[in-house]
């Protein structure tokens, strides 16, 4: 340099055909318990990497940019 995949909550990841963004863990609070790191419940937490386009409507489709990972190639 070229190609591909990926980027969604603090972490790990779902999200079907474009139609109200979710789970587990972590956090806060409550309950339970002799007690607890275990069990139950509630709450909070989001620029869906960024910019633009298509559309009545985009996490989802299209283009570009950035980043991560992998592969290929070149030089030494």
């Nucleotide at each position: 340099g070229c190609c591909a995949a990926c980027g969604u909550a603090g972490c790990u990841c779902a999200g079907u055909u474009g139609g109200u963004a979710g789970a587990g863990c972590a956090g806060u609070c409550c309950c339970c318990u002799c007690g607890u790191a275990a069990g139950g419940g509630a709450c909070a937490g989001g620029u869906c990497a960024c910019c633009g386009g298509u559309u009545c409507g985009a996490g989802u489709c299209c283009g570009g940019u950035c980043g991560u990972u992998g592969g290929c190639u070149c030089c030494a």